Model confidence (mean pLDDT): 82 of 100. A computed fold for a 72-nucleotide RNA from a Bacteroidales bacterium, annotated as transfer RNA. It was read from a public genome assembly. Taxonomically the source falls in Bacteroidales (Bacteria, Pseudomonadati, Bacteroidota, Bacteroidia). Rfam family: tRNA. It is annotated as a transfer RNA.
RNA sequence: GCCGUUGUAGCUCAGUGGUAGAGCGCUUCCUUGGUAAGGAAGAGGUCGUGAGUUCAAGUCUCAUCAAUGGCU
Numbered sequence: 001g002c003c004g005u006u007g008u009a010g011c012u013c014a015g016u017g018g019u020a021g022a023g024c025g026c027u028u029c030c031u032u033g034g035u036a037a038g039g040a041a042g043a044g045g046u047c048g049u050g051a052g053u054u055c056a057a058g059u060c061u062c063a064u065c066a067a068u069g070g071c072u
Base pairs, nucleotide, nucleotide: 001071002070003069004068005067006066007065010024011023012022013021018055026042027041028040029039030038048064049063050062051061052060
């Protein structure tokens, strides 16, 4: 230099163009003499960044950044 893969909640990851989810973790409450376990509720996301297509984009297109793999 060229060609791929990945990027979504604090962590690990889902998400087939139509209001963004799970598990773990966190907060509050219930239960207990207390803790753990268990149960209920809740907070937490500009979906790496910027543009484009579309009535509508996490999803499709382009560029770019980071990580990673291959080729030279």